[in-house]
Context: one part of a larger RNA
Molecule: small-subunit ribosomal RNA, central domain
Organism: Paeniglutamicibacter kerguelensis
RNA sequence: UUGGGCGUAAAUAGCUCGUAUGCGGUUUGUCGCGUCUGCCGAGAAAGUCCGAGGCUCAACCUCGGAUCUGCAGUGGGUACCGGCAGACUAGAGUGAUGUAGGGGAGACUGGAAUUCCUGGUGUAGCGGUGAAAUGCGCAGAUAUCAGGAGGAACACCGAUGGCGAAUGCAGGUCUCUGGGCAUUAACUGACGCUGAGGAGCGAAAGCAUGGGGAGCGAACAGGAUUAGAUACCCUGGUAGUCCAUGCCGUAAACGUUGGGCACUAGGUGUGGGGGACAUUUCACGUUUCAGCGCGGUAGCUAACGCAGUAAAUGCCCCGCGCGGGGAGUACGGCCGCAGGCUAAAAAUC
Repeated sequence: UUGGGCGUAAAUAGCUCGUAUGCGGUUUGUCGCGUCUGCCGAGAAAGUCCGAGGCUCAACCUCGGAUCUGCAGUGGGUACCGGCAGACUAGAGUGAUGUAGGGGAGACUGGAAUUCCUGGUGUAGCGGUGAAAUGCGCAGAUAUCAGGAGGAACACCGAUGGCGAAUGCAGGUCUCUGGGCAUUAACUGACGCUGAGGAGCGAAAGCAUGGGGAGCGAACAGGAUUAGAUACCCUGGUAGUCCAUGCCGUAAACGUUGGGCACUAGGUGUGGGGGACAUUUCACGUUUCAGCGCGGUAGCUAACGCAGUAAAUGCCCCGCGCGGGGAGUACGGCCGCAGGCUAAAAAUC
């Protein structure tokens, strides 16, 4: 490279934006690059294939024909692709009118609870476990009442529910702000899809500087358990967890399922929007658009299962895999404080 693949066997990049490339709607005219065709030139000989002939046959040799798939010139054709010029609105986008939402950022703020401090009441235990002990307590704890301080997280609502590209997002109010969906059909007129490189975002842990520190809690200390116990259990407890700014760039970053478009039985639940009929109105029923789920037909699949949110049926573009191990390692390069990305081979089975 071909082939056949990527839910679970090896394989979809964590996610998005986007350059190059690849691919691309309807219609008219024109050109004739690709494409189709005629003629001409050239395509050495040998060879190969077919048919004849010569050595007694064959090998071998000779002759004729074909082949020589391609190239150049020239004449013609124009459906498709392409170039140029023009038009269109079904793709895409803008506008208008509505609408749901833990989407994002900042500021302010609320109550419950834990801990601590002060004071009151009150007395001998509390705490903890399988059982205990370490620990706390007559210098008055635990319990209970009142007041105060401080940090972090937001019970119920809450969902099989919502939003977001992904990571993720939840007390309340205000300000700023992104996207979606529906209806309309005023505007632009193919402006589209994908996306090698590239750029941005990216949980937790971790790093740097400065704050903060209630609870929890790696490390650490002690008590238990045990043959031992560098653990599981208990009592403490530092970093951290929180905030600001900068770095890191990885996860079972998972739906273990790349993105886009089209198409293919019915059923049911749920959150958002619209229409018509009926109805005094609401609700229900019916219909439609875009979501989130369940079950299931055809079809697919090695099976499990998937099944209008496809793993069915097709097209376009990217990424990735090619026995196990060595190894996501070595070396080199780039970035970084740690480390990350890229990424082999040999021995051996």